[in-house]
A computed fold for a 65-nucleotide RNA from a Phycisphaerales bacterium, annotated as Fluoride riboswitch aptamer (crcB RNA motif).
The sequence was found by an Rfam model in a public genome assembly.
The source organism's lineage runs through Bacteria, Pseudomonadati, Planctomycetota, Phycisphaerae and Phycisphaerales.
Its mean pLDDT, the model's own confidence on a scale to 100, is 77.
The model forms 100% of the base pairs in the Rfam consensus.

RNA sequence: GGGUGUCAAGGGGAUGGAGUCCCCCAAGGAACCGCCCGGACAGGGCUGAUGACUCCUGCCGCCGG
Numbered sequence: 001g002g003g004u005g006u007c008a009a010g011g012g013g014a015u016g017g018a019g020u021c022c023c024c025c026a027a028g029g030a031a032c033c034g035c036c037c038g039g040a041c042a043g044g045g046c047u048g049a050u051g052a053c054u055c056c057u058g059c060c061g062c063c064g065g
Base pairs, nucleotide, nucleotide: 010025011024012023013022016056017055018054019053020052021051034046035045036044037043
C1' cells in the first nucleotide's frame, strides 16, 4: 500500500412522515410519557399531528363550486 472478514453507525422532546435548528438523556437502566376539577392511582372535562419553523398526510371548522 492492497485484498478479505468482523464490529460500529445512538435515544428522547403527550397522536403520523420529512428537512433545518434548539434542548435533554445515554453505555446501565436514563431523557420522554399534556392540561383542568378532584383526597385519589376513582370519576369527569379540555387543547394540540411541531420542542420551534417549513412542507406533506390525516382530522376539525367556515365559505364557494